[in-house]
RNA sequence: GAUAAUACCUCUGGAGAGACCCUGUCAGGGGCACCGAAGGGGCAGCCCGCCACAAACGGGUGAUCUCUCAGGUGAAAGGACAGAGGGGCUGGU
Numbered sequence: 001g002a003u004a005a006u007a008c009c010u011c012u013g014g015a016g017a018g019a020c021c022c023u024g025u026c027a028g029g030g031g032c033a034c035c036g037a038a039g040g041g042g043c044a045g046c047c048c049g050c051c052a053c054a055a056a057c058g059g060g061u062g063a064u065c066u067c068u069c070a071g072g073u074g075a076a077a078g079g080a081c082a083g084a085g086g087g088g089c090u091g092g093u
Base pairs, nucleotide, nucleotide: 002093003092006088008086009085010084011083012082013081018032020031021030022029023028033073034072035071039069040067041066042065045061046060047059048058049057
């Protein structure tokens, strides 16, 4: 000096489930039924420690699995994730 992933930003794509019932001018409130892909919780699995090896125990990482607290069930908005672009820091080369 160049350079990867990545926090972050921009653009594009982006599923599921009642435009349910009652009340209300609307917003909203109440009720029942549903969804999982904001977030959150839980466990499996994996890694490490301990051990001659294992098991048990402890720690870490923890999912698109699971729960449905939150959120959502016309459009809009949001939306995990993916692609493209920008780009700070750091590691390796």

The RNA shown here (Glycine riboswitch aptamer) has 93 nucleotides and comes from a Chloroflexota bacterium. NCBI's taxonomy places the organism under Bacteria, Bacillati, Chloroflexota. Its Rfam family is "Glycine riboswitch aptamer". Gene Ontology term of the family: glycine biosynthetic process. It was read from a public genome assembly, where an Rfam model found it.